The RNA shown here (SAM riboswitch aptamer (S box leader)) has 116 nucleotides and comes from a Lysobacterales bacterium. The organism belongs to Lysobacterales, within Bacteria. Its Rfam family is "SAM riboswitch aptamer (S box leader)". Rfam describes the family as follows. The SAM riboswitch is found upstream of a number of genes which code for proteins involved in methionine or cysteine biosynthesis in Gram-positive bacteria. Its mean pLDDT, the model's own confidence on a scale to 100, is 83.
Formats: sequence, C1' cells, structure tokens
RNA sequence: CACUCAUUGAGACCGGCUGAGGGACAGGCCCUUUGAAGCCGGGGCAACCUUCGGGCUUAACCACCCCGUAAAGGUGCCAACUCCUGCGGAGCCUUCUGGCUACCGGUAAAUGAGCG
Repeated sequence: CACUCAUUGAGACCGGCUGAGGGACAGGCCCUUUGAAGCCGGGGCAACCUUCGGGCUUAACCACCCCGUAAAGGUGCCAACUCCUGCGGAGCCUUCUGGCUACCGGUAAAUGAGCG
C1' cells in the first nucleotide's frame, strides 16, 4: 500500500514545551491565543486481538459460536453521532424551489483482525 471481514448515536483529560491552526476530502457548521496542531510525561475510556472464566458442543477433548471480567499483554481512542451532508430511494411538509427524518441501501473515512 492493495484486498477480505467486523464495528462506528455509548465512553474517557490533566500538566510541561511550543505558538496558529484544527475537525480526512468538498460544501456547511463548529473548535481554537480562556492556547490549534505537534512532541513529552502522567491519567482515563473501551473491550478489536491475545490471555482468563463460563456456556454450547463432545464418549472425552479441541475448534467454531455465544456470554462475562477488565487483572496482564498488543493496538486504538479521550469536543460535537464518523460533527452534518455528499450517491440512489422512501415518508412528510412546501411559497414548487427547497426543507425535514435516531428511515432503507450505497460511497468515502476511521479503528481492529486477517491476508498478500
């Protein structure tokens, strides 16, 4: 970097250095000198993988699958639903141009696991 699968309306911030941007992209809308992004230190959240316990299953194991814990390890994450929308459709409203929705499917993105 490509591909495959799963998940994405929950959750979780302080200090130091530094000093103007940031929220992937586009539009919108926001955050930000009451300090952005980045780096360092500490803390936390979560439960994807490993580990651990239980169930299912089995003659008995194992594997698959389901549930649980959050102690240990590998990641990840800690403004706003992935901040909203983007393509197609459904329903409702409408001044006929558009608007609205915890609606359906898709794209993109992020994270994890696997694989090349």